[in-house]
Description
Predicted 3D model of a 1389-nucleotide RNA (small-subunit ribosomal RNA) from a metagenome. It matches the Rfam family "Bacterial small subunit ribosomal RNA". Gene Ontology terms of the family: ribosome and structural constituent of ribosome.
RNA sequence: AUUCAUACAUGCAAGUCGAACGGAAAGGCUCCUUCGGGAGUACUCGAGUGGCGAACGGGUGCGUAACAGGUGGAUAAUCUGCCUUUCGGUGGGGGAUACCGGCUGGAAACGGCCGCUAAUACCGCAUACGGUCUUUGGGACUCUUGUCUUGAAGAAGAAAGGGGCUUUUGCCUCGCCGGAAGAUGAGUCCGCCUCCCAUUAGCUAGUUGGUGAGAUAAUAGCCCACCAAGGCUUCGAUGGGUAGCCGAGCUGAGAGGUUGAUCGGCCACACUGGAACUGAGAUACGGUCCAGACACCUACGGGUGGCAGCAGUAGGGAAUAUUGCGCAAUGGGCGAAAGCUUGACGCAGCGAUGCCGCGUGGAUGAUGAAGGCCUUCGGGUCGUAAAGUCCUUUUCUGAGGGAAGAAUGUGCUGAGGAGUGGAAAGCCUUGGCAGUGACGGUACCUCAGGAAUAAGCAACGGCUAACUCCGUGCCAGCAGCCGCGGUAAUACGGAGGUUGCGAGCGUUGUUCGGAAUUACUGGGCGUAAAGGGAGCGCAGGCGGCCGGAUAAGUCUAAAGUGAAAUCCCGGGGCUCAACCUCGGAAUUGCUUUGGAUACUGCUCGGCUUGAGUACGUGAGAGGUAGGCGGAAUUCCAGGUGUAGCGGUGAAAUGCGUAUAUCUGGAGGAACAUCGGUGGCGAAAGCGGCCUACUGGCACGAAACUGACGCUGAGGCUCGAAAGCGUGGGGAGCGAACGGGAUUAGAUACCCCGGUAGUCCACGCCGUAAACGUUGUGCACUAGGUGUGGGAGGUAUCGACCCCUCCCGUGCCGUAGCUAACGCAUUAAGUGCACCGCCUGGGGAGUACGCCCGCAAGGGUGAAACUCAAAGAAAUUGACGGGGGCCCGCACAAGCGGUGGAGCAUGUGGUUUAAUUCGAGGCAACGCGAAGAACCUUACCCAGACUUGACAUCCCAAGUAAAGCCAUAGAAAUAUGGCCUUCCUCUUCGGAGGCUUGGUGACAGGUGUUGCAUGGCUGUCGUCAGCUCGUGUCGUGAGAUGUUGGGUUAAGUCCCGCAACGAGCGCAACCCCUAUCCUUAGUUACCAGCGGUUCGGCCGGGCACUCUAGGGAGACUGCCGGUGAUAAACCGGAGGAAGGUGGGGAUGACGUCAAGUCAUCACGGCCCUUAUGUCUGGGGCGACACACGUGCUACAAUGGCCGGUACAAUGGGUUGCAAACCCGCGAGGGGGAGCUAAUCCCAAAAAGCCGGUCUCAGUUCGGAUUGGAGUCUGCAACUCGACUCCAUGAAGUUGGAAUCGCUAGUAAUCGCGCAUCAGCCACGGCGCGGUGAAUACGUUCCCGGGCCUUGUACACACCGCCCGUCACAUGACCCGAGUCGGGUGCACCC
Repeated sequence: AUUCAUACAUGCAAGUCGAACGGAAAGGCUCCUUCGGGAGUACUCGAGUGGCGAACGGGUGCGUAACAGGUGGAUAAUCUGCCUUUCGGUGGGGGAUACCGGCUGGAAACGGCCGCUAAUACCGCAUACGGUCUUUGGGACUCUUGUCUUGAAGAAGAAAGGGGCUUUUGCCUCGCCGGAAGAUGAGUCCGCCUCCCAUUAGCUAGUUGGUGAGAUAAUAGCCCACCAAGGCUUCGAUGGGUAGCCGAGCUGAGAGGUUGAUCGGCCACACUGGAACUGAGAUACGGUCCAGACACCUACGGGUGGCAGCAGUAGGGAAUAUUGCGCAAUGGGCGAAAGCUUGACGCAGCGAUGCCGCGUGGAUGAUGAAGGCCUUCGGGUCGUAAAGUCCUUUUCUGAGGGAAGAAUGUGCUGAGGAGUGGAAAGCCUUGGCAGUGACGGUACCUCAGGAAUAAGCAACGGCUAACUCCGUGCCAGCAGCCGCGGUAAUACGGAGGUUGCGAGCGUUGUUCGGAAUUACUGGGCGUAAAGGGAGCGCAGGCGGCCGGAUAAGUCUAAAGUGAAAUCCCGGGGCUCAACCUCGGAAUUGCUUUGGAUACUGCUCGGCUUGAGUACGUGAGAGGUAGGCGGAAUUCCAGGUGUAGCGGUGAAAUGCGUAUAUCUGGAGGAACAUCGGUGGCGAAAGCGGCCUACUGGCACGAAACUGACGCUGAGGCUCGAAAGCGUGGGGAGCGAACGGGAUUAGAUACCCCGGUAGUCCACGCCGUAAACGUUGUGCACUAGGUGUGGGAGGUAUCGACCCCUCCCGUGCCGUAGCUAACGCAUUAAGUGCACCGCCUGGGGAGUACGCCCGCAAGGGUGAAACUCAAAGAAAUUGACGGGGGCCCGCACAAGCGGUGGAGCAUGUGGUUUAAUUCGAGGCAACGCGAAGAACCUUACCCAGACUUGACAUCCCAAGUAAAGCCAUAGAAAUAUGGCCUUCCUCUUCGGAGGCUUGGUGACAGGUGUUGCAUGGCUGUCGUCAGCUCGUGUCGUGAGAUGUUGGGUUAAGUCCCGCAACGAGCGCAACCCCUAUCCUUAGUUACCAGCGGUUCGGCCGGGCACUCUAGGGAGACUGCCGGUGAUAAACCGGAGGAAGGUGGGGAUGACGUCAAGUCAUCACGGCCCUUAUGUCUGGGGCGACACACGUGCUACAAUGGCCGGUACAAUGGGUUGCAAACCCGCGAGGGGGAGCUAAUCCCAAAAAGCCGGUCUCAGUUCGGAUUGGAGUCUGCAACUCGACUCCAUGAAGUUGGAAUCGCUAGUAAUCGCGCAUCAGCCACGGCGCGGUGAAUACGUUCCCGGGCCUUGUACACACCGCCCGUCACAUGACCCGAGUCGGGUGCACCC
């Protein structure tokens, strides 16, 4: 200092000189006085004349894109008051006028007339060393019209006095006039530099130039007359926007970018616009005139004003100070000087606005005080911090000192000197003395007092130094970016602590940096943004080899300049520093002169390799025009012929004198095969055959020209398809359109038709994924292998083959490049030349403007606003109605079920005082629960208890605790009575246990959070996978290994391989079972011997069975075949068993925030006379309904009756219980035996034999209900099981759908056990008996494994994501209209 160059009240900011003048208004002094005043003086001085100044100093940045500024030049095209030096003068006259006096106009501002007077005011005259002008000679110099100098003749033109001293023809001083020179200042001209927009491309009549005249200090269209028609511009004119410029400031490594406050230089402006006057200088901030706006005064006639000077006011604004002191210093003006004046300036005031310095105390001090905070409760931390003790006094307060420093000049008084004279004054130099300070009684110093007067701000998730607690609970809030907050927030708010800085700290704004993110230094364009669709080509840029000349670029040396201040370096001064000051360096630039000549340029001469021409040969869908041809489709006519054709996933619309077939004809369009990552063309593009015209290219040879070249902004030309215009043509196809289907719909995909169009001629359009998403040209940089064209070589009789070279076109690949993918002599490698283009996504290739077009539209091409991303390539997964391979009761093939009925059980829902809680797709639902009548029990109601039912500690008491009885009560409990007494150890002191009472610490909680957790479990899944070390590859994420070829139940094994190994899984090791051997024989067993009551019962025996210890056995071991000579597979032998013999246990890395806080444990939170504890009763068992899991059935492969046979696992002393007796039975009595290979439960059932029933709601089925009982248990009402008699429901094989099972399996039959007093068990876990069917196969459904592919997914397809609509809100536009204001016109009143 940023905004209002907005408007300004009031005061001040420019005056001074009496030594230029006439003088005396006021004051002082002196004298006089009638006290009214008068006179004098010039100490002093108003007003006036006159001189100088007022053009400086101070302010502001409106205008200005300009010779305004910067820098360097020119002035031979100029001026310059005061100042310095120097030359020469200063003579003599004249007429006025202000002030003043008189009269007079006006409100004022301001005048008018008459009269008097002076000058350093004004005007003639004289003189003229210079100077000026005119005419005319000479010389010197020079870069332009010229400059300098020297003559001759002629003309015009000056002046002013004052003061001091003095006995003066006087001296001194300040002035004045004419010249010369200097200094200072100013004017003008020129080179270079100096912002943005091309959506501003053309501008210009005094315009450009000439001649002449004029104006100016001076050049010039500066002005005028005439003449000519020029001048500027893509190297950006003209127009528009913005802006004072610079030295410099900030930033940056620099190059740059940005700024132009303070200080300094220049410019411009002074209320707005215009104009001149005066003057040395102005077109004049505090002068004049005119016009305008605004404001003020007024007597309405008329006047006055300009703060972007200093203060100050209003307004505006987020925002910027005192109506201060002083001329003491510095500087300016005037003056001879004293001095006067100066809002310049010096100071003070206000503002932590910035920079700098200082302080708010120092030392000691552990009980680590109190208090705060945290805590694992032990402690830690604030923290030596405080208090306390001992010190210090910067600062502060008081007192004193301090005219210190900041002051020289002038004045007064001495000395000396120059010069001069008769002297004085004056001039120069140098001493002494006196006086002068706004700041300010300030800086500084001394003394006294007393730690006394003095600390905050921000942050603490990462970036970024610094962490915990509480509160809050996607709320409140934070946030620069990422992002925090949904009940354990280091991110919000508070607290404690910590960190950073500190009289400051943080925020906001702005500039630069980081940003190589506009890339000059220093970027890019295949896929991220970015190569123009292609060619030709003017300007421009760039340009082959050799030689000469030149010296513009370039390099070098010197000189001038690059103001001062600033920055940097070294000194000095304020106690230090900031600050001030001295010296140096630097100022990268410009100008001038000399030198160098490699390169570039310019110029001269030559060359042939770049480029081109001529010659020979050759290939080709290159272009244009004309003609010709056959196949096919369609149509027309005719023949033959019949019921369909056609079309589709399936159909239908359609056609049917059809389709099919034959003959003839018409017409249009396109050219199968050859045909090919083959050819040609600049690209777009080009395909039957022939003819004509025509462009380009390659190769060969080396005759000619001699750099003629490359690129190419603008410009011009070509430019697919669609589209447009005019006129033709129209077979097929076919937008639009019609119909049929599909579909929820189907304005589509499919089908039947069909118009523009497609075709031709001419003219437009000018765009495409116009793509190799790769501009053009030239050069260089390993190769291999195809293919098209040409030439040559070897060989041959000739051809082919083979080899070499050039041009084109593909594939693979080294180096190199690339973010990667990839490119790689046809580069995306390495270089050069030129052009085009890019700079986050969206808005948008949109709007506006302009150009083009008939139109459609094209070209050029923004911004507001909005997001924090958009994008590329690659990686790992996941996913796919992608692909390949493989597996599983996954499907298929079978057997039996569920879904329908009744009942049981679980769940949902509903109900209820309560129906406690949990589990919820698979992977909740006969699940937690291997046992709810009380208990359990967590729920409800009622009644009670409060240190508690339970644990530890403390105190007191104790006759142990307990038990029994009575009363009250539903019980818990309470009261009373009876009874009996303590236990263990002991060192005999006591200690411990137990009970009761008391106090508080605490107990207690199936209260909450499984999304705070541990542990345990489910699931994918007994699926074959999941990883690691080292190495290698990759910029990296990662890959490899683990992929590949085989094989397996298996990442099982073999082979191969930049991998080699290893781990967790698989398998095996473990258990049961199947065979055998051995050991041992009681309670098991009994072959042989004896006995027998005929029962292994007894003697006896361990042979067998069996029991339970130990072993054997099976390993693809053997044979054949297949396979790669492997792994392995197939078949076979032997064997009780064969390829994992069967079954079990065993569950990788992980997933599901899966389940469980109600098994248990545990963090946080919550309750504490209750959410804890006790008791009684109830509930968990309700019942319109829905679902899951089961049982029993619907019957004859069956039911019922009678007889009869064969198991295994298990359990048993609070137990299992035999025989025997009673009861129809459940059961009762009874009690042998058994702590079990001994006794008991215990009868196995299906089966087998015989009989009966005969297809029916039954001799099926058994629900429900009535009655009578049994058992358990304090107690079977809610709510047990069982028995008997009676009753005899639904149900006649089950819709859509769905489940299990591959062999001793399914199916079917019974038995046992856990829990348990009993039991709602039809459940669960086991055991044995009888004992099937089927598997072609892997297309499909589900799940899974491996490889591969695509991806815009990564919460991973239950993903992501597009648009409309509905609803709400804001904005804009339109809108039937309606209301109001202004103005004009018309009309009415």